Context: one part of a larger RNA
Molecule: large-subunit ribosomal RNA, domain VI
Organism: bioreactor sludge metagenome
RNA sequence: CGUCGGAAUCUUGAGGAGAGCUGGGGACAGUACGAGAGGACCUCCCUGGAGAAAUCCCUAGUGUGCCGGUUUUUGCGUCAGCAGAAACGCCGGGUAGCUACAUUUCUUUGUGAUAACCGCUGAAAGCAUCUAAGUGGGAAGCCAACUCCAAGAUUAGGAUUCCAUAUUAAAUCCCGGAAAGAAUAUCCGGUUAAUCGGCAGGCACUGGAAGUCCCGUAAGGGAUUAAGGUAACCUGUGCGAAUAGAUUGAUG
Repeated sequence: CGUCGGAAUCUUGAGGAGAGCUGGGGACAGUACGAGAGGACCUCCCUGGAGAAAUCCCUAGUGUGCCGGUUUUUGCGUCAGCAGAAACGCCGGGUAGCUACAUUUCUUUGUGAUAACCGCUGAAAGCAUCUAAGUGGGAAGCCAACUCCAAGAUUAGGAUUCCAUAUUAAAUCCCGGAAAGAAUAUCCGGUUAAUCGGCAGGCACUGGAAGUCCCGUAAGGGAUUAAGGUAACCUGUGCGAAUAGAUUGAUG
């Protein structure tokens, strides 16, 4: 831009893409078959590999503005207490998120049409012949079913609702943002508001703060004290900020 008024929401599916895998064990059964050696079909059950998807409850990894320990050095006048630099200085843990080594699920079905092939009936050709008329079976393949995309499918589809004479329905700009993200886009919210931040409580992590007191010559230990601190998580709360506004926009 089109889809012959403009929108919002929900859809049909022409067509396209993806997937399609396979091992082992047990029962039937040492049965059918076979002189024996050997050794099934069918049906049922169990368990793997590989591949794929989803998820983060568990396990594990990461987690550089979380907590703690610790070395050297510099600074805050000294002590104490802190902070900076040294690969996050190094080390021990670790929330959310992300992830796999984790968890769950799937890799299925069909009285569809067939290939090679196996048949039935059967002439041409008094026989024979699966074929010439007719007709049955038959594959991991084809088709359908399964998952995803999909009306620019210009054959531009369908349904419901809104707008109806108005700067309306709706959308954009703008602003707060994240489940989204390179920009854009997408999605949520914008005071008739819990969108972000702050604050409060919680979850969770760290692991016993500082100060003071006591014990010890001291390094240090103990009590106050499950302390103090805490990023992304959950809930609440208008305290701060989403103000104010502008634009586009159809039949008539």